[in-house]
Predicted 3D model of a 95-nucleotide RNA (Glycine riboswitch aptamer) from a soil metagenome. The model forms 90% of the base pairs in the Rfam consensus. The RNAcentral record of the sequence draws on MGnify.
RNA sequence: CUGCGGGAGAGACCCCGAUACCGACGGGCAACCGCUGGGCAUCGGGGCGCCGAAGGGGCAACCUCCCCGGAAACUCUCAGGCAAACGGACCGCAG
Numbered sequence: 001c002u003g004c005g006g007g008a009g010a011g012a013c014c015c016c017g018a019u020a021c022c023g024a025c026g027g028g029c030a031a032c033c034g035c036u037g038g039g040c041a042u043c044g045g046g047g048c049g050c051c052g053a054a055g056g057g058g059c060a061a062c063c064u065c066c067c068c069g070g071a072a073a074c075u076c077u078c079a080g081g082c083a084a085a086c087g088g089a090c091c092g093c094a095g
Base pairs, nucleotide, nucleotide: 001095002094003093004092005091006090011048013047014046015045016044017043018042019041021039022037023036025034026033027032049082050081051080055078056076057075058074062070063069
């Protein structure tokens, strides 16, 4: 490095908009259009709370001492994440 297996934490939170879907009503011969309400889904934006185990920053025990260099699962939370799935530091096995 590749394959397989294991692998934690924290709101399926709130608001707005768009699209699609569903229902009521109105218009239309019809296709369909308008209006209104609703929940779920997708996408975009915003808000509060929270998590640490992609990545990144910081402290430094330690590497016999000094320089250089390295250096945590501690710490920060920029990034990332907060149902499942995906991802996932790290661990085991095989090549």